Annotation:
Predicted 3D model of a 173-nucleotide RNA (glmS glucosamine-6-phosphate activated ribozyme aptamer) from Alkalibacillus aidingensis. Of the family's consensus pairs, 89% are formed in the model. It matches the Rfam family "glmS glucosamine-6-phosphate activated ribozyme aptamer". By type it is a riboswitch. The coordinates come from a structure-prediction model, not an experiment, and the mean pLDDT is 77. Taxonomically the source falls in Alkalibacillus (Bacteria, Bacillati, Caryophanales, Bacillaceae).
RNA sequence: GAUUCUUUGAAAGCGCCAGGACUAUUUCUAGGUCGGAAAUUAGAAAUAGUUGACGAGGAGGAGGUUCAUCGAGUGUUCGGCGGAUGCCUCCCGGUUGCCACACCUCAACUGUCAUGUAUGAAGUGAAAACAUAGAGGUGACUCUAUGCACAACCACUUCUUACAAGGUGAUCA
Numbered sequence: 001g002a003u004u005c006u007u008u009g010a011a012a013g014c015g016c017c018a019g020g021a022c023u024a025u026u027u028c029u030a031g032g033u034c035g036g037a038a039a040u041u042a043g044a045a046a047u048a049g050u051u052g053a054c055g056a057g058g059a060g061g062a063g064g065u066u067c068a069u070c071g072a073g074u075g076u077u078c079g080g081c082g083g084a085u086g087c088c089u090c091c092c093g094g095u096u097g098c099c100a101c102a103c104c105u106c107a108a109c110u111g112u113c114a115u116g117u118a119u120g121a122a123g124u125g126a127a128a129a130c131a132u133a134g135a136g137g138u139g140a141c142u143c144u145a146u147g148c149a150c151a152a153c154c155a156c157u158u159c160u161u162a163c164a165a166g167g168u169g170a171u172c173a
Base pairs, nucleotide, nucleotide: 014082015081016080017079019078020051021050022049023048024047025046026045027044028043029042030041054071055070056069060091061090062089063088064087065086092111093110094109095108096107097106101169102168103167104166105165116163117162118161120159121158122157123156124155125154130147131146132145133144134143135142136141
């Protein structure tokens, strides 16, 4: 230094890097020059590095599945692999629906914050970036601090209008 085994910790714009882009070193080629060398320019190869998602939002259980929500950005935040709170089905729950209650079935929407569906209206809500100042590195770049705004057909709150089963039981009149 590598491999194997065991244990512990660590995540969801999360993790990784055989493409690409960029940097450094070495070598080679081309141009220019009377010739040669050096410097410079361009290209290629090898080696080693750097980069490769900014927040908001999102978890009942089981199985399945892959291009799994929203916007911001000087847009490579390209491309690839894996994963993932998404999506589908079932189960277990919740809400609304016949005049209020309970239960059964049915329908729609949902997940313990479970608040029916649709229309309209109002309100609220970021971090990067950027700037400045430092630290590390030959460099590409990386990290930290301070300041500074601005989002979303997403989320939350409030209001308005319209629409939305069948049955049983008990009780009251």